[in-house]
Context: one part of a larger RNA
RNA sequence: AUUGAACGCUGGCGGUAGGCCUAACACAUGCAAGUCGAGCGAGAAAGCACCUUCGGGUGUGAUUAGAGCGGCGGACGGGUGAGUAACGCGUAGGAAUCUGCCUUGUAGUGGGGGACAACCCGAGGAAACUCGGGCUAAUACCGCAUACGCCCUACGGGGGAAAGCGGGGGACCUUCGGGCCUCGCGCUAUGAGAUGAGCCUGCGUCGGAUUAGCUUGUUGGUAGGGUAAAAGCCUACCAAGGCGAUGAUCCGUAGCUGUUCUGAGAGGAAGAUCAGCCACACUGGGACUGAGACACGGCCCAGACUCCUACGGGAGGCAGCAGUGGGGAAUAUUGGACAAUGGGGGAAACCCUGAUCCAGCAAUACCGCGUGUGUGAAGAAGGCCUUCGGGUUGUAAAGCACUUUCAGUAGGGAAGAAAUCCUCUGUGAUAAUACCCUUGAGUCUUGACGUUAACUACAGAAGAAGCACCGGCUAACUCUGUGCCAGCAGCCGCGGUAAUACAGAGGGUGCGAGCGUUAAUC
Numbered sequence: 001a002u003u004g005a006a007c008g009c010u011g012g013c014g015g016u017a018g019g020c021c022u023a024a025c026a027c028a029u030g031c032a033a034g035u036c037g038a039g040c041g042a043g044a045a046a047g048c049a050c051c052u053u054c055g056g057g058u059g060u061g062a063u064u065a066g067a068g069c070g071g072c073g074g075a076c077g078g079g080u081g082a083g084u085a086a087c088g089c090g091u092a093g094g095a096a097u098c099u100g101c102c103u104u105g106u107a108g109u110g111g112g113g114g115a116c117a118a119c120c121c122g123a124g125g126a127a128a129c130u131c132g133g134g135c136u137a138a139u140a141c142c143g144c145a146u147a148c149g150c151c152c153u154a155c156g157g158g159g160g161a162a163a164g165c166g167g168g169g170g171a172c173c174u175u176c177g178g179g180c181c182u183c184g185c186g187c188u189a190u191g192a193g194a195u196g197a198g199c200c201u202g203c204g205u206c207g208g209a210u211u212a213g214c215u216u217g218u219u220g221g222u223a224g225g226g227u228a229a230a231a232g233c234c235u236a237c238c239a240a241g242g243c244g245a246u247g248a249u250c251c252g253u254a255g256c257u258g259u260u261c262u263g264a265g266a267g268g269a270a271g272a273u274c275a276g277c278c279a280c281a282c283u284g285g286g287a288c289u290g291a292g293a294c295a296c297g298g299c300c301c302a303g304a305c306u307c308c309u310a311c312g313g314g315a316g317g318c319a320g321c322a323g324u325g326g327g328g329a330a331u332a333u334u335g336g337a338c339a340a341u342g343g344g345g346g347a348a349a350c351c352c353u354g355a356u357c358c359a360g361c362a363a364u365a366c367c368g369c370g371u372g373u374g375u376g377a378a379g380a381a382g383g384c385c386u387u388c389g390g391g392u393u394g395u396a397a398a399g400c401a402c403u404u405u406c407a408g409u410a411g412g413g414a415a416g417a418a419a420u421c422c423u424c425u426g427u428g429a430u431a432a433u434a435c436c437c438u439u440g441a442g443u444c445u446u447g448a449c450g451u452u453a454a455c456u457a458c459a460g461a462a463g464a465a466g467c468a469c470c471g472g473c474u475a476a477c478u479c480u481g482u483g484c485c486a487g488c489a490g491c492c493g494c495g496g497u498a499a500u501a502c503a504g505a506g507g508g509u510g511c512g513a514g515c516g517u518u519a520a521u522c
Base pairs, nucleotide, nucleotide: 001521002520003519005518006517007516008515009514012369013368014367015366016365017364019361020327025325026324027323029322030321031320034072035071036070039069040068047060048059049058050057051056079280080279081278088205089204090203091202092201093200094199097197098196102193103192104191105190106189107188108187109186110144112142113141119134120133121132122131123130124129150159151158152157164185165184166183167182168181169180172179173178206252207251208250213243214242215241218240219239220238221237222236223235224234225233255277256276257275258274259270260269261268262267282303283302284301285300286299305316306315307314308313333359335358336357337356341355342353343352344351345350372402373401374400375399382393383392384391385390406463408458409457410456411455416449422442423441424440426438428436466511467510468509469508470507471492472491473490477506478505479504480503481502487494488493
């Protein structure tokens, strides 16, 4: 000088930041990932109105709710640092790769089929849930046709695709559903780009030699397999190699970096917050789906633990946000809002979002402000000291004259809001003045924070100072008590009857909403 600090005494306000460093210990409860009816079939109820044979029925509710099939997203965002001494990270390169959504091209989007949920019926089970039969739709699934480009090829040839939905419309056709035209969103194939990801390599990356030898898929080759892709990545055969005192192997420790702290620098130490990368998700293993996972809030198996059970069998995973127990010197609310920024879905309206933005708690840190200002000598009283003359506390107080920051009360009151939507207007597309896209102009609306910030008014010095030290180092001295006792102490050392070193008091010194102590680093 510094700290994610803790402890002791004390404590007025605000701004900004940070807040389980320990048990990657166990977790009650709530929330943290949904969304789309403009992909599809089906579809309640309450309430209200009417009718009623009083059983009920009809309409509305209803483009409803809640489910199901299907699509996209749950691989992002958020958490933690256990493991890892490694191409993990950092840096500089490389070639044998993939890439949903997005951008930009090219070519298409024809014609058929059979199912499975939901639903209905039945069965089993305590439950979780499961089974059988029947009906049905699709942008779900499967053939056929076509193939610019694409893939395979022995260069002869061979293979492979799609799905529709919504808005508007003048003629014409119509089975009155629509066809047809057009616009938009999709779908299929393929090229390029962008973004993201996988792989390889040089160099750098802690301590121990009281760890000296290590290695058999091991090192290389051939063939085959395998992957999106190079490769002992895997298998068979062949050769016997490969690494190592420039420290292999083994053991211990550890996420790495940008950075942070310190220092004149060189260096040393650290890796909280923020940002990039990596790894992990109760422990171990495995794959499925998918553009992407071997997947925190998905699946399967094994294990430990907890819970339910009708004992047959089931359910769970906070290292998400809060919160609980425990551990610990020690670390916060079971808060508000999607208003902003961003993300997912949707054509949109909108829905979801413990990401995020805010608020709450604690002087945890840094910064700022205040606790008054001027005047005031009878140098008051009281305290302390005294050589008893006085000195000191001390302009300090009182008194007098002012001010009102901050806190308090009251009042009006910014910015964070850009938009979306709607109206008008122009452009594009079009058969079209319709619909749609979009430029510009205009109107309306949207704030969790929030009793906001800043401002104005009001009253009254009113509500606001402590902590450590005073032998030397080291700024600051006397008295009383104690008597090697009680005690102090960072080092030297104080204390055994005149202690500036213990304890108290008066006085002083240093910092100040803090001050000391402890711990740690330079």
Small-subunit ribosomal RNA, 5' domain from an uncultured prokaryote, 522 nucleotides, folded computationally. It matches the Rfam family "Bacterial small subunit ribosomal RNA". Rfam links the family to the GO terms structural constituent of ribosome and ribosome.